Overview:
Large-subunit ribosomal RNA, domain II from Monomastix sp. OKE-1, 688 nucleotides, folded computationally. The organism belongs to Monomastix, within Eukaryota. The gene name in the source record is rnl.
[in-house]
Context: one part of a larger RNA
RNA sequence: GUCAGCGAGUUUAAUAAAAAAGCCUGCUUAAGCCGAUAGGUGGAGGCAAAGUAAAAGCGAACAUGAAGAGUGUGAUUGUUUUUUUAUUAAGACCCGAAACUGAGUGAUCUAGCUAUGAGCAGGUUGAAGAAAAGGUAAAACUUUUUGGAGGACCGAACCCGUGUGUGUUGCAAAACGCUGGGAUGACUUGUAGCUAGGGGUGAAAGGCUAAUCAAACUCAGAAAUAGCUGGUUUUCCGCGAAAUCUAUUGAGGUAGAGCGUAUGAAAGAUGCAUUGAUGGGGUAGAGAACUCGAUGAAGAAAGGUGGCCCAAAGCCUAACUGACUUCAAGGAAACUCCGAAUACGUCAAUGUGAACACAUACAGACAGACUUUAGGUGCUAAGGUCUAAAGUCGAGAGGGAAACAGCCCAGAUCGUUCGUUAAGGUCUUGAAGCGAUAACUGAGUGGAAAAGGAAGUAUAUAAGCUUUGACAACCAGGAAGUUGGCUUGGAAGCAGCCAUCUUUUGAAGAAAUCGUAAUAGAUCACUGGUCUAUGCUUGUGUGCACCGAAGAUGUAUCGAGGCUGAAGUUAUCCACCGAAACGACGAAAAGCACACACUCAGUGUGUGCUUUGGUAGCGGAACGUUCCAUACAUCAUAAAAGAUAUUUUGAAAAAAAUAUUGGAGAGAUUGGAAGUGAGAAUGCUGAC
Numbered sequence: 001g002u003c004a005g006c007g008a009g010u011u012u013a014a015u016a017a018a019a020a021a022g023c024c025u026g027c028u029u030a031a032g033c034c035g036a037u038a039g040g041u042g043g044a045g046g047c048a049a050a051g052u053a054a055a056a057g058c059g060a061a062c063a064u065g066a067a068g069a070g071u072g073u074g075a076u077u078g079u080u081u082u083u084u085u086a087u088u089a090a091g092a093c094c095c096g097a098a099a100c101u102g103a104g105u106g107a108u109c110u111a112g113c114u115a116u117g118a119g120c121a122g123g124u125u126g127a128a129g130a131a132a133a134g135g136u137a138a139a140a141c142u143u144u145u146u147g148g149a150g151g152a153c154c155g156a157a158c159c160c161g162u163g164u165g166u167g168u169u170g171c172a173a174a175a176c177g178c179u180g181g182g183a184u185g186a187c188u189u190g191u192a193g194c195u196a197g198g199g200g201u202g203a204a205a206g207g208c209u210a211a212u213c214a215a216a217c218u219c220a221g222a223a224a225u226a227g228c229u230g231g232u233u234u235u236c237c238g239c240g241a242a243a244u245c246u247a248u249u250g251a252g253g254u255a256g257a258g259c260g261u262a263u264g265a266a267a268g269a270u271g272c273a274u275u276g277a278u279g280g281g282g283u284a285g286a287g288a289a290c291u292c293g294a295u296g297a298a299g300a301a302a303g304g305u306g307g308c309c310c311a312a313a314g315c316c317u318a319a320c321u322g323a324c325u326u327c328a329a330g331g332a333a334a335c336u337c338c339g340a341a342u343a344c345g346u347c348a349a350u351g352u353g354a355a356c357a358c359a360u361a362c363a364g365a366c367a368g369a370c371u372u373u374a375g376g377u378g379c380u381a382a383g384g385u386c387u388a389a390a391g392u393c394g395a396g397a398g399g400g401a402a403a404c405a406g407c408c409c410a411g412a413u414c415g416u417u418c419g420u421u422a423a424g425g426u427c428u429u430g431a432a433g434c435g436a437u438a439a440c441u442g443a444g445u446g447g448a449a450a451a452g453g454a455a456g457u458a459u460a461u462a463a464g465c466u467u468u469g470a471c472a473a474c475c476a477g478g479a480a481g482u483u484g485g486c487u488u489g490g491a492a493g494c495a496g497c498c499a500u501c502u503u504u505u506g507a508a509g510a511a512a513u514c515g516u517a518a519u520a521g522a523u524c525a526c527u528g529g530u531c532u533a534u535g536c537u538u539g540u541g542u543g544c545a546c547c548g549a550a551g552a553u554g555u556a557u558c559g560a561g562g563c564u565g566a567a568g569u570u571a572u573c574c575a576c577c578g579a580a581a582c583g584a585c586g587a588a589a590a591g592c593a594c595a596c597a598c599u600c601a602g603u604g605u606g607u608g609c610u611u612u613g614g615u616a617g618c619g620g621a622a623c624g625u626u627c628c629a630u631a632c633a634u635c636a637u638a639a640a641a642g643a644u645a646u647u648u649u650g651a652a653a654a655a656a657a658u659a660u661u662g663g664a665g666a667g668a669u670u671g672g673a674a675g676u677g678a679g680a681a682u683g684c685u686g687a688c
Stems, first nucleotide, its partner, number of pairs: 001688006011090013026047003032041003051058002061073004093231002096228001100221006111195009120185001122154003125150001129146006158182003163178004197213001199209003234622006244257005259364001260362005270355001271352009285338001286336002291332002295328005302321002306316003368393010398409003413587004418583003424577003427561003433574001435573006446563001452547002456544010473530005479503003484498003509524001512523003588612011623677001625674005634666002642661008
């Protein structure tokens, strides 16, 4: 891992509701007793029959009150049992802690200690002390010899475990190889003892205390508790949520409300939609009349500066500051002289037809997500966060968006090789147009992006020039006073400064550029000619394009191929494809209405209309398993159950038949009672 078996809302009591049954001349017993699985007895007690008031009390009324007012509560109807559902008390649907408490068991591991024993190859060093000799006045001292100290040295046994490699389902739940430390000592070790769980022991690491230690192990309390995780077993049908508010030692829990389900009574007063009428508002916008903030201009009290010889007083005063006033322009969620559209309230009509509200019982839910819009917060950041108004998902399948909960279309009862459409598409992949007309784009733009840049291109428009010839090109001219004056070595149109006139002209600057040491020289402005135009020049707007544009596995920002009078873009038009949408045909179930039939209630049939996605959840109807009654009725060796296979029936759980196998029990119908249904719980046991 697979298969098989086992595996989770049970039992008792009380209370509440619903359904059913009994009685209602109100209902009913409990303990006990008799009998002994039947039943009888037992009326104590309980509920109900009248309420109201704090109560005395009064009473279909009572209380309050001065009250014949007003107000509050009343003016009534049961009870017992069974079943189901829920709550409460119990282990209370099942499994699951870490822990807590009690009583015990452990020092054969290990820590420390006690008693008594044992062990340490070999080699090295050579302390004190001693002796002798030397030496001294005597000592000191020196040398040699002897001696054999040491938590001394090297290194086996022994003890340890430094580094590294192997090993890591190992040889091993800590080993093996190489290497390493101690090795006469605070050494190592045998045997026998002592200390016990909030205790011991600890040269102290929270270490060790039998492979277990920030409180051992065993059993018990005990099914501890778990607002937490996981799991919770057959079928079909109806309806169908929430992720909000308030509160909470509350925030992943719970309670009340909102939202769901079932039942009930009553009503036609409710709800919803549309239309009409009618209301209040202070949002968007706008404005500046108030408040706050801020800009420019003018005026201006005052301040300050300077002066009048210093002080005081007074007067004058350029630049500076400037309350306040006026004018202009103008900002605001916490400004408003104003002020919509919507939305909301009320009324009426129409449509719909219980959708509304109430009562009772039972819930679930109180982690929401994204998209659009109006806002707060944030950086007008976030797949961020917080509100409001909607939608979808959640709990929603189908088609489209390549793939893609929240986007677009559309809400799946079932069946059909039937038809029509939506979004989206129609060259191939891949169903349907390489459709029509007129344009645009040349960038593979389409098929990612800004500020900014640019004789891209199409189109519109404005102002000009132009057959008296424009624009471009080519040919020719582009002169004289003059080398203007100054400056300078030089300055001649062209280093610099000043001036920038006059003349001849068709035109020609005291010169726009290059050039020279300075001249010269080459151009330009300007003029003529040649040529020739539905042309040219300069702006502005719009459409589509261009640059700006660098990334990490591999093209990789059309899904791919591929696409250029498109298979791109714009506009108009006609076809077609395309879904579980809509329609057609058939079928099922539920509700309502009507009709008919049979009936105690009610059920069945037919017709018409409507409905039938669904998580949590509520309600309804069934299937199957074991046992019991029915029932020693019935079937069965002329073959039961079970097994294997096939066929048939039913909407399903399932049922029946037949064949083979099997070899002794099974069990219709109608009811009853439950150890009643497994695929999931890192489920348990077994097999493989």